This is a predicted complex of two RNAs, RNase P RNA and transfer RNA, with 457 nucleotides together.
It holds a member of the Rfam family "Bacterial RNase P class A". Rfam links the family to the GO terms ribonuclease P activity, dimeric ribonuclease P complex and tRNA processing.

[in-house]
RNA sequence: CCAGACGGUCGGACGGCCGCGCUCGAGAUUUCUCAAGCGAGGAAAGUCCGGGCUCCAUGGAGGCACGGCGCCGGGUAACGCCCGGCCGGGGCGACCCGAGGGAAAGCGCCGCAGAAAACAAACCGCCCGCGUUCGCGCGGGUAAGGGUGAAAAGGUGCGGUAAGAGCGCACCGCCGCGUCGGCGACGAUGCGGGCAUGGCAAGCCCCGCCGGGAGCAAGACCAAAUAGGGGCGCCGGUCUUCCGGCGACGGAAGAGAGCGGGUCUCCGCGCUCAGGCGCCCGGGUUGGUUGCUAGAGGCGCCGCGCAAGCGGCGUCCCAGAUGAAUGGUCGUCGCUUCGUUCGCGAAGGACAGAACCCGGCUUACAGACCGUCUGGCGGA
RNA sequence: GCCCCCGUCGUCUAGAGGCCCAGGACGCCACCCUUUCAAGGUGGAAAUCGCGGGUUCGAAUCCCGCCGGGGGCACCA
Numbered sequence: 001c002c003a004g005a006c007g008g009u010c011g012g013a014c015g016g017c018c019g020c021g022c023u024c025g026a027g028a029u030u031u032c033u034c035a036a037g038c039g040a041g042g043a044a045a046g047u048c049c050g051g052g053c054u055c056c057a058u059g060g061a062g063g064c065a066c067g068g069c070g071c072c073g074g075g076u077a078a079c080g081c082c083c084g085g086c087c088g089g090g091g092c093g094a095c096c097c098g099a100g101g102g103a104a105a106g107c108g109c110c111g112c113a114g115a116a117a118a119c120a121a122a123c124c125g126c127c128c129g130c131g132u133u134c135g136c137g138c139g140g141g142u143a144a145g146g147g148u149g150a151a152a153a154g155g156u157g158c159g160g161u162a163a164g165a166g167c168g169c170a171c172c173g174c175c176g177c178g179u180c181g182g183c184g185a186c187g188a189u190g191c192g193g194g195c196a197u198g199g200c201a202a203g204c205c206c207c208g209c210c211g212g213g214a215g216c217a218a219g220a221c222c223a224a225a226u227a228g229g230g231g232c233g234c235c236g237g238u239c240u241u242c243c244g245g246c247g248a249c250g251g252a253a254g255a256g257a258g259c260g261g262g263u264c265u266c267c268g269c270g271c272u273c274a275g276g277c278g279c280c281c282g283g284g285u286u287g288g289u290u291g292c293u294a295g296a297g298g299c300g301c302c303g304c305g306c307a308a309g310c311g312g313c314g315u316c317c318c319a320g321a322u323g324a325a326u327g328g329u330c331g332u333c334g335c336u337u338c339g340u341u342c343g344c345g346a347a348g349g350a351c352a353g354a355a356c357c358c359g360g361c362u363u364a365c366a367g368a369c370c371g372u373c374u375g376g377c378g379g380a
Numbered sequence: 381g382c383c384c385c386c387g388u389c390g391u392c393u394a395g396a397g398g399c400c401c402a403g404g405a406c407g408c409c410a411c412c413c414u415u416u417c418a419a420g421g422u423g424g425a426a427a428u429c430g431c432g433g434g435u436u437c438g439a440a441u442c443c444c445g446c447c448g449g450g451g452g453c454a455c456c457a
Base pairs, nucleotide, nucleotide: 001376002375003374004373005372006371007370008369009368010367012333013332014331015330016329017328018327020039021038022037023036025034026033027032041351045362046361048360049359050358051357052356053215054214055213056212059267060266061265062264063263064262066211067210068209069208070207071085072084073083074082075081086100087098088097089096090095101206102205106204107203108200109199110198123146124145125142126141127140128139129138130137131136154172155171156170157169158168159167173195174193175192176191177190178189179188180187181186219290220289221288222287229281230280231279232278233277234276235275238255239254240253241252242251243250244249256273257272258271259270260269283456284455285454297316298315299314300313301312302311303310304309335348336347337346338345339344381453382452383451384450385449386448387447390406391405392404393403398437408424409423410422411421412420430446431445432444433443434442
C1' cells in the first nucleotide's frame, strides 16, 4: 500500500431572531406577562420474548390439559437474552455459522425410480453343478462390481475363497465396561464385542425445566348529563335455634348451598342467600385529577472477574405531551456530489420520531471516525 | 396505545408434506351452432401460493423474521 475479519463511538457544530410544551419563582390571581431551568432515539419502530406495576378470591399442595424452552458452566430481577467453553461444519487465516436433549420406550412416514426403503431382499453380473438345438435353460452359492435413488445394511487395505463375504486380521468408525484429566459438556487412553443401532421429533411422542389471566383504554377519585329504560336467556329462592312483635315481618348465631379469570381434588379466603350474571336494542358524556416518572438511573474513580457482570465511594437530576410540545429562519464553519477562470459557486444532508416504565431480540439506517487482528506485496 | 384475525389465477375458493411446475366455479379469448345476439357445445390462456430465510431427499402446507390488509377495545346509567 492492497484485500479482509472483529469490536466500539458518532450520526452535523456554534451564534442571532421568532415560536411551542413542562417545572419553579415574581407580578397579577385557573386562562395573562416576565425571568430561570429542562425538552426524542440508537433504534423512540415491530409488539417478538422477559420483568416491574395495577386489578381479578388467585394464597398453599398435588394431578390433568395447553403453551414454551432444550450441549455444558456462569451472569441476571427474569428471559427464548448475554458471556466463556465443548462438539459439528466452513474459511489459507483473523474469524464465522449451528432450534445443539432422546430414533437399541413406542406409533407413524420415507412419493417416483429400483430386485429390495428396514422382520430384509437379489435385476444385471460373478462362481459351482446338471442339461443343451451351443443361442442358452434349470438348480444352488454370493453380495465384491454395475444399475436405481436423497438414502442400499460400517469404511480402507491385506489375507482368504470355486466366487465372495467381518469369513479372519490391522487401522479408522460404532457399541459396552473401566482408568486418567476437567465443576461439566467433553477429551485422551485400555480391555472386550465382528457390528446388532438407516433417516425424519420445525410428525405424534418420551425425558427434564418453566409458565394463573388481563393489560395504564390496567386501576383509583371528582364532576356533568339521561328514557336512571326495554327485550331474551341462565342460575337461585335453604334449614335449625334464640330475641322482638297479635301478625305480616325484622334482627342475631350456627349449619348448608351457590358463585369467585383453563380444569379437577384437598385446605384456606371473600361475597351472596334474594337477587346475580351474560347477550342484544336504545339513552347520555366525549370533561378534570391521579396512576406519571428518581430509576434493576446516568457519569467518573477504585477493587474482583478472561468476559458477560458484580461490589464500594463520589457526583448529577436528565421529556412528561393528551389532537398531542421538542420547530422555523438567517449567518459562520465542517461533510458529500457537481461545475470551475482554482479565487470560488450551486445543490444535498440517512433511518426515523417518546405516550406507564425497564432488560433484551429483530428489523430500517446516507455517511464519518477509532481500536485490535489476519492474508498478500514492496522497502529499510 | 393495546389485543385479535387474514393473505392461493381478474373475482370467489379447494388444498392440511410427494398423487400439485397447484384443482373447480364465474369472468376472459378462439372456434362451432345461429341471418345476428343471447343461451348451449368444444378448446385455450391466466397463480414468483404476499416476501425472505430455515427444517426435510422433497414445502402452498411445518418453523422463524418481515410486508400488506381487516376487525375489536373509552366512561356513565